[in-house]
RNA sequence: AGAGUUUGAUUCUGGCUCAGAACGAACGCUGGCAGCGUGGAUUAGGCAUGCAAGUCGAACGGGAAUCUUCGAAUUCAAUCUUUCGAGAGAGAAAUCGGGGAGGAGAGUGGCGAAAGGGUGAGUAACGCGUGGAUAACCUACCCCCGAGUUGGGGAUAACUCACCGAAAGGGGAGUUAAUACCGGAUAUGGUCACUUUUGCUUCGGCAUUCUUGAUUAAAGGUGGGGACCCUUCGGGGCCUGCCGCUUGGGGAGGGGUCCGCGUGCCAUCAGCUUGUUGGUGAGGUAACGGCCCACCAAGGCUUACGGCUAGCUGGUCUGAGAGGAUGAUCAGCCACACUGGGACUGAGACACUGCCCAGACUCCUACGGGAGGCUGCAGUCGAGGAUCAUUCGCAAUGCGCGAAAGCGUGACGAUGCGACGCUGCGUGGAGGAUGAAGGCCCUCGGGUCGUAAACUCCUGUCAUUCGGGAAAAACGACCUCCGGGAUAAUACCCUGGAGGAGUGAUGGUACCGAAAGAGGAAGCCACGGCUAACUCUGUGCCAGCAGCCGCGGUAAUACAGAGGUGGCGAGCGUUGUUCGGAUUUACUGGGCGUAAAGCGUACGUAGGUGGUAUCGUGUGUCGGGUGUGAAAGCCCACGGCUCAACCGUGGAACUGCAUUCGAAACUACGGAACUAGAGUACAGGAGGGGAGAGCGGAAUUCUUGGUGUAGCGGUGAAAUGCGUUGAUAUCAAGAAGAACACCGGAGGCGAAGGCGGCUCUCUGGAAUGUUACCGACACUGAGGUACGAAAGCUGGGGGAGCGAACAGGAUUAGAUACCCUGGUAGUCCCAGCCGUAAACGGUGUGCACUUGGUGUUGGCGGAUUUGACCCCGCCAGUGCCGGAGCUAACGCGUUAAGUGCACCGCCUGGGGAGUACGGCCGCAAGGCUAAAACUCAAAGAAAUUGACGGGGGGUCCGCACAAGCGGAGGAGCAUGUGGCUUAAUUCGAUGCAACGCGAAGAACCUUACCUGGGCUUGACAUGAUACUGCACGCCCCGUGAAAGCGGGGUUCCUUCGAGGGUGUAUCACAGGUGCUGCAUGGCUGUCGUCAGUUCGUGCCGUGAGGUGUUGGGUCAAGUCCCGCAGCGAACGCAACCCCUGUGGUUAGUUGCCACUUUCGGUGAUGAGCCGAGAAGCACUCUAGCCAGACUGCCUGUACAAGCAGGAGGAAGGUGGGGACGACGUCAAGUCAGUAUGGCCCUUACGCCCAGGGCUGCACACGUGCUACAAUGGUCGGUACAGAGGGCUGCAAAGCCGCGAGGUGGAGCUAAUCCCCAAAGCCGGCCCCAGUUCGGAUUGGAGUCUGCAACUCGACUCCAUGAAGUUGGAUUCGCUAGUAAUGGCGCAUCAGCUACGGCGCCGUGAAUACGUUCCCGGGCCUCGUACACACCGCCCGUCACAUCAUGAAAGCCGUCUGCACCCGAAGUCGCUGAGCUAACCCGCAAGGGAGGCAGGUGCCGAAGGUGUGGGUGGUGAUUGGGAUGAAGUCGUAACAAGGUA
Repeated sequence: AGAGUUUGAUUCUGGCUCAGAACGAACGCUGGCAGCGUGGAUUAGGCAUGCAAGUCGAACGGGAAUCUUCGAAUUCAAUCUUUCGAGAGAGAAAUCGGGGAGGAGAGUGGCGAAAGGGUGAGUAACGCGUGGAUAACCUACCCCCGAGUUGGGGAUAACUCACCGAAAGGGGAGUUAAUACCGGAUAUGGUCACUUUUGCUUCGGCAUUCUUGAUUAAAGGUGGGGACCCUUCGGGGCCUGCCGCUUGGGGAGGGGUCCGCGUGCCAUCAGCUUGUUGGUGAGGUAACGGCCCACCAAGGCUUACGGCUAGCUGGUCUGAGAGGAUGAUCAGCCACACUGGGACUGAGACACUGCCCAGACUCCUACGGGAGGCUGCAGUCGAGGAUCAUUCGCAAUGCGCGAAAGCGUGACGAUGCGACGCUGCGUGGAGGAUGAAGGCCCUCGGGUCGUAAACUCCUGUCAUUCGGGAAAAACGACCUCCGGGAUAAUACCCUGGAGGAGUGAUGGUACCGAAAGAGGAAGCCACGGCUAACUCUGUGCCAGCAGCCGCGGUAAUACAGAGGUGGCGAGCGUUGUUCGGAUUUACUGGGCGUAAAGCGUACGUAGGUGGUAUCGUGUGUCGGGUGUGAAAGCCCACGGCUCAACCGUGGAACUGCAUUCGAAACUACGGAACUAGAGUACAGGAGGGGAGAGCGGAAUUCUUGGUGUAGCGGUGAAAUGCGUUGAUAUCAAGAAGAACACCGGAGGCGAAGGCGGCUCUCUGGAAUGUUACCGACACUGAGGUACGAAAGCUGGGGGAGCGAACAGGAUUAGAUACCCUGGUAGUCCCAGCCGUAAACGGUGUGCACUUGGUGUUGGCGGAUUUGACCCCGCCAGUGCCGGAGCUAACGCGUUAAGUGCACCGCCUGGGGAGUACGGCCGCAAGGCUAAAACUCAAAGAAAUUGACGGGGGGUCCGCACAAGCGGAGGAGCAUGUGGCUUAAUUCGAUGCAACGCGAAGAACCUUACCUGGGCUUGACAUGAUACUGCACGCCCCGUGAAAGCGGGGUUCCUUCGAGGGUGUAUCACAGGUGCUGCAUGGCUGUCGUCAGUUCGUGCCGUGAGGUGUUGGGUCAAGUCCCGCAGCGAACGCAACCCCUGUGGUUAGUUGCCACUUUCGGUGAUGAGCCGAGAAGCACUCUAGCCAGACUGCCUGUACAAGCAGGAGGAAGGUGGGGACGACGUCAAGUCAGUAUGGCCCUUACGCCCAGGGCUGCACACGUGCUACAAUGGUCGGUACAGAGGGCUGCAAAGCCGCGAGGUGGAGCUAAUCCCCAAAGCCGGCCCCAGUUCGGAUUGGAGUCUGCAACUCGACUCCAUGAAGUUGGAUUCGCUAGUAAUGGCGCAUCAGCUACGGCGCCGUGAAUACGUUCCCGGGCCUCGUACACACCGCCCGUCACAUCAUGAAAGCCGUCUGCACCCGAAGUCGCUGAGCUAACCCGCAAGGGAGGCAGGUGCCGAAGGUGUGGGUGGUGAUUGGGAUGAAGUCGUAACAAGGUA
């Protein structure tokens, strides 16, 4: 930093997608160790269990267990005594009672419990952030300073007694203490009131000072102590230390409140508000305040109000930055604690583990009542894709209490679990080629995994075992000593220092050492492109993959597996989310003529912006200072853990806010000026500018009358229609409505829409010219207002023509259209709506600047003229061309789409959709505003190359048409094909370019098909092993249709090894006309013998590409010439090759026979003729070489190329014919000619055999033959070829047969012999008829070939004698030795269904004006939405399926407004006849003050009723939309798309 994807290709626009980083993540596969972090994001769902807030005995009363002591009695008992009955008895046990120690549990009291910890539901807010204010406030504990700490009183928990209750708990009687409670005294002070001083002030007050008055406090505990005093003998007073208590001032830290600014989305939420806004007074609070109340005024707000979403921030992630997203852990603030409401206590709460009430839920219950609140730490259930241990410890840090020891602390410190993240380490190192085995691939040679392994030599991190290791994490308090303070004091206490002992959850951990041994430790993803990495097998649009493009239909680097390779590595992939890439919301940093995008136009409000010079102020702006911007984080430096992650210290930064000082150029504001912007006045001109009134002629239609007669009208052609009741046509008169020809123009005017006969009236604007005036008055313009074509709507008129709808006629497959005949609304006028158009220059308005040329309109000036025009110049408008520049290109180009400024509007992929819902407007039609779900990987702009355009244009060519000749299509037959049939009718070829094609020849064979019978290493090839030791072969027998099977006989060479050969068995293999021509080679057809197709270099274009190859001529031709940013070249064309046409030359047998000559025959012994020979090579001919033709010559024309004519010539403009087929197209044809990849069959899809079939026949088509006749048929006579073929062959003469043919065999391996013409010509007959035409068909008789003519051969003869009398629509060939016509030959072949094919010669025409049209093609051009390329593309309804969505009678939920009802707890107010220790009066009784219960009023949560609104779900039915493989109907659009 980019890449993929729209196209045949290109450039652009534009969306989609990918590569990066990150995460509290999850899922899949895998998993060695350590350090540091981190871990319920969902149901603020419900919770079992344990713990999470206590502490103080130095505030207080009381006091359990336990221990001890004394006593009592009981029981037991060593031992002693004994009268043996028993007694004494140290001691022991438990019990009871008294004292002491002890101090649990509970209680009173104090402090704490408002911190710490959790969560993010709510909250769009002064909630948070930042900066200020508080002169409007509070503050327990802590620190400093001042003063005090006096004297009394009455209760009450605990406890005891009994009572109620299941429990929770409750009430009653009695006793008691305090640092609990209550009066009194004192008052440095505080507070209030009056007087007074100074300073400050937001002018309201605040602070301070003076005088006087009123009012207002307290509590003790504990340590030590010499004398003295008191004593209940315990102690106390007194002195002193410490801790407390009271009051006041100050501080620190903390908090409350207020304000400026900042802090989401929706305008389809535009108006909201009645305590609302303000005032006065009173209340309330720590404190200001409608915070609350009464009264008065009528104000206040404007992104308000409403809806949705959301804790905010430091920061975090990303990014180059600006930004965007986010708010886990850590830190600050806020809010909440089952849901809702409420207050109490207190310095602080409206209180997470307090209270009261209501509600939901859970639990207990004896059914009467009670209890509870994990969003503390663990844990559990549920939901979820998903998040840990019911661990250890208070050793450290911190907090609460305490004088302290200490206690408490799920804060915290630790450990555990999870690869969740970051970081570090390891899974070994070196050597080692028979490149092992094995895997995979293979062209079978080899390659690769791969120095990888094995093997050899080493090392020892981590893990394992053993040992060391309280080293660090430790201070405080305690003890001893020393110094200081306080004191009467060397006690005590406080404080500083030194020394000492002791305290560790982690943990026998970190770390260190030793031992052994490569031993225990590698996976995941990818490999078509993007994107690093390729092969094999399987699969066969299946299974599957896929982030985008897209892969898969038999050779898949894209699916699955394997080998290999690439990447990362204790991880790797996937999914989700965020930023990036995306300059794809553009501040940095985009656009709007045609891609999305300029409002239809103007006026104008707010706003934004604004000319020249000057003075002032100092808003913005710029500079300096100060405060703040918490810490952590980021960055930098240094340092600590072995490094790193991590952590520590310091710095920088925090781009901000506030305040203060300064500057004055620009901006702003204020003052006073200027005239260049803008405006006003004046002058003469231009104009379809607007409104109203009047007038005019032409045309059309109608009415009346005249003339006049059969049609008119209309169309591509017709018909409907009109007309004999007189049309159309024509003349005259009249009526009506609408529109204004010519002028008229790329011209004028207007803001746009728009405006066109003439005149008048009223009226708007612009331009030009000239001075004068005003003095920035300007530009733009959100909302707003006005105007606004046509159509449409309402009411009233009008209505000639035209003319939606409608009717009829045509057209058509249909024709609800195009065409025609009619025709209603409407079009016109008045009044009022509508408010939209491709309202377009598809180009917002204004100003300024920037080379030109040429028209035109208006005005003015100059020059000139008698006056003008022309001409020159200026200003304003309106066109064309074009430079720079711009643009993706097209194009724009002083009338900008160039260069700038100001302001407005609009755009952000296509479809859904300018649609739905909502709102506003409208009488309606409808308009304005304006989404989403869903769906696609594009949709698009411009230009390029092709292709296409019967229904675009130009031009050229071709038997393309035309002009001709002859055919096909009708008949019969032959042949091929389709179809049908069949056991099989083998297969292929299918528009031209399949169909007398493969097939140059199916009776068997061929033969591939069918039926049946057989064979299995095979009919054929190669190799191996074993056996036989037999040859192969031949002969015979049986069976059989044959093949085959079974059996018998005979039998070779030989070195006797077994070799060759053969057979049998087995194994490799053979074999296949089985499939795929869409896997292929080769060959072929076709466009097309059409004239085209390209390249190198240069030039043009951002590029695809263009140029060259286009243009002007010419040609059969891209043939040639000229021109030209092209210059050259290649494949094609032409020529070179063959045949043929003329001549020459060479050669002369088998050819030839003129001349010469011999012989024979005939004749007359002649001439002549015939035959044969010699001689000869003249001629013909044969077959080699050469010549000849080149527009070379002449004339005309043309620049040239060339064209036309002519001469000569056998031949003339390519002489005729052939071979020869450019780049390419049709996945054209052929796997059945051969070859060949892959697949398939293997006692069969191979091979052999017999018979059948390929010949089958209601039918259809193609190609031919023969005819229909007289240019003929038939009979007789008679003439002339060329090219071929011939030994299993061609066969002569002769003879036989009517004939096919037979017999015969001369001659010939061929210029030698043989096979060989017909039409033609001469003559006769036929006489227009189904015939003397025609020959099918059938009967009979034959011939030939062949093993064999039944299916199924050809030919001959006799007889038979069918259809057919020239062929509908339509269609084919041919331009000269051609068509037409006549025969001949050959290949295949035993024979032949050949009438086919390939050749040959004979006879031998007609016509072409011409290129309008049909077909095909070439070139140029235009259009295109086509590129599989018009056999293209593509639209809409309908039918079916799926999906999302709108409407809908309603139904259900949720949120909320308003009205009313009920009204808990509780504060406040009132009451308080009941109750009442402290204080007062009183001897007392009692009374008073004060208080409490109770009652009641306002407010008040939940609840209820009614009625609205918002939002979500659902809903019979219904509307359109999207998508879907081949559905139906038409063909609307793209070409003039066939009606632009």
The prediction has a mean pLDDT of 82. Predicted 3D model of a 1540-nucleotide RNA (small-subunit ribosomal RNA) from a metagenome. It matches the Rfam family "Bacterial small subunit ribosomal RNA". Gene Ontology terms of the family: structural constituent of ribosome and ribosome. The RNAcentral record of the sequence draws on SILVA.